Annotation:
This is a predicted complex of two RNAs, RNase P RNA and transfer RNA, with 443 nucleotides together. The prediction has a mean pLDDT of 78.

RNA sequence: UGAGACCUCUUGAUGGCCGCGACCCCACCUUGGUGGGGUUGAGGAACUUCCGGGCUCCGCAGAGCACGAUGGCGGAUAACGUCCGCCCAGGGUGACCUGAGAGAUAGCGCAGCAGAGAAUAGACCGCCUGACCGGCUUUUGCCUGGUCAGGUAAGGGUGAAACGGCGGUGUAAGAGACCACCGGGCCGCUGGUAACAGUCGGCCGCAUGGCAAGCCUCAUCGGGAGCAAGGCCAAGCAGAAGGCACUAAGGGCUGCUCGCCCGAGCCUUCGGGUAGGCUGCUAGAGCCUGGCGGCAACGUCAGGUCGAGAUGGAUGGCCAUCCGUGUGGAAACACACGACAGAACCCGGGGUAGAAGAGGUCUCACCUC
RNA sequence: GCCCUUGUAUCCCAAUUGGUAGAGGAAACAGCCUCAAAAUCUGUGCAGUGUGGGUUCGAGUCCCACCAAGGGCA
Numbered sequence: 001u002g003a004g005a006c007c008u009c010u011u012g013a014u015g016g017c018c019g020c021g022a023c024c025c026c027a028c029c030u031u032g033g034u035g036g037g038g039u040u041g042a043g044g045a046a047c048u049u050c051c052g053g054g055c056u057c058c059g060c061a062g063a064g065c066a067c068g069a070u071g072g073c074g075g076a077u078a079a080c081g082u083c084c085g086c087c088c089a090g091g092g093u094g095a096c097c098u099g100a101g102a103g104a105u106a107g108c109g110c111a112g113c114a115g116a117g118a119a120u121a122g123a124c125c126g127c128c129u130g131a132c133c134g135g136c137u138u139u140u141g142c143c144u145g146g147u148c149a150g151g152u153a154a155g156g157g158u159g160a161a162a163c164g165g166c167g168g169u170g171u172a173a174g175a176g177a178c179c180a181c182c183g184g185g186c187c188g189c190u191g192g193u194a195a196c197a198g199u200c201g202g203c204c205g206c207a208u209g210g211c212a213a214g215c216c217u218c219a220u221c222g223g224g225a226g227c228a229a230g231g232c233c234a235a236g237c238a239g240a241a242g243g244c245a246c247u248a249a250g251g252g253c254u255g256c257u258c259g260c261c262c263g264a265g266c267c268u269u270c271g272g273g274u275a276g277g278c279u280g281c282u283a284g285a286g287c288c289u290g291g292c293g294g295c296a297a298c299g300u301c302a303g304g305u306c307g308a309g310a311u312g313g314a315u316g317g318c319c320a321u322c323c324g325u326g327u328g329g330a331a332a333c334a335c336a337c338g339a340c341a342g343a344a345c346c347c348g349g350g351g352u353a354g355a356a357g358a359g360g361u362c363u364c365a366c367c368u369c
Numbered sequence: 370g371c372c373c374u375u376g377u378a379u380c381c382c383a384a385u386u387g388g389u390a391g392a393g394g395a396a397a398c399a400g401c402c403u404c405a406a407a408a409u410c411u412g413u414g415c416a417g418u419g420u421g422g423g424u425u426c427g428a429g430u431c432c433c434a435c436c437a438a439g440g441g442c443a
Base pairs, nucleotide, nucleotide: 001365002364003363004362005361006360007359008358009357010356012322013321014320015319016318017317018316020041021040022039023038024037025036026035027034028033029032043340047351048350050349051348052347053346054345055226056225057224058223062258063257064256065255067222068221069220070219071218072086073085074084075083076082087101088099089098090097091096102217103216107215108214109211110210124156125155126152127151128150129149130148131147132146133145135142136141164182165181167179168178169177183206184204185203186202187201188200189198190197191196230279231278232277233276239270240269241268242267243266244265250262251261252260286305287304288303289302290301291300292299293298323338324337325336326335327334328333370442371441372440373439374438375437376436379395380394381393388426397413398412399411400410419435420434421433422432423431
């Protein structure tokens, strides 16, 4: 200099005018309006609603089945399917990235087409043996081809996948049949909290390959609903018909069975009334700075700080100067643009969207000293 | 705010337990017929399954994330 990898941060600035929501103060008018002044007013994702928790209610939620979720090991945390560190596998020259990464000797199931054969497989070509027929030859014999019977998983060929690999011994030809090396499995030892690793030792010729994001098995976890939860106040109304029950209907907030509890009402249809206010509501696993512990996620201590609360739903528009980007221009300058998106009970994450900019650490290649 | 369902040619829809990359109807286009047109008949093309990943030898089908549309709850 060029090409990359990872981590983190910012989300235009200032002023003026007009407008909107909330709160406070003052004044006026009869109880909530008007006018004036002041303070304050979206995000890193407020998006998605994919997980987890707080909070609230359901007569505190028992047992079994079903259902759902998670799945290497250790840690962090209120909790998690998140995060951190490590192990293993795969990818990359590398920094680094990706992984639903338990179990296939518990059982069931699946593998189209091609191919001889697709799972305790298989003889199509090939190789070999024997018998018969044929050719050459005087015969022995040799050679070649055909038919039949067998042997053989080394070679060819098919496939995503063909029942360890390669070399040798052996054999009629072959074969873990046997041997060395490599690979694999089991046991032990050593290191590590563990996953796991080891140029370590012994045993097993290796009989049981793939798919569990097919059923399933194992382990762990899960009571349900959600601020339209829930509490209080005010206003208004009209009942009727049918069914099932007070001998147990119905209910206890996704299914089934049992158990326990509540229980005099419950369900359907038609009709009538209301469409208000207050609360929950924003001080919280909060934010900022620094110290300490930890590789880190994170924890802890000290100091500082208060930063929206709408309810048909406020947070906008214009102007000026500067900032950034793009275009034009030699320059001065001119013009255009400033993304993605917007709170609604609150937090912790994941995922997705996105114009531009800033900082740090590291890798590879080339050049110069 | 909370919770469901669906997505295949222009339209309506099939596709068995994952197995040749996908069937049918309407519509479209061309031909036949006709003076011309319609109808009939004959033929032709039109999809890679909403998008992107993953599992698998193999995905419309199984899993994950996203996008779009529709619906329900006071």
Record summary: Rfam match: Bacterial RNase P class A. Rfam's curators write: Ribonuclease P (RNase P) is a ubiquitous endoribonuclease, found in archaea, bacteria and eukarya as well as chloroplasts and mitochondria.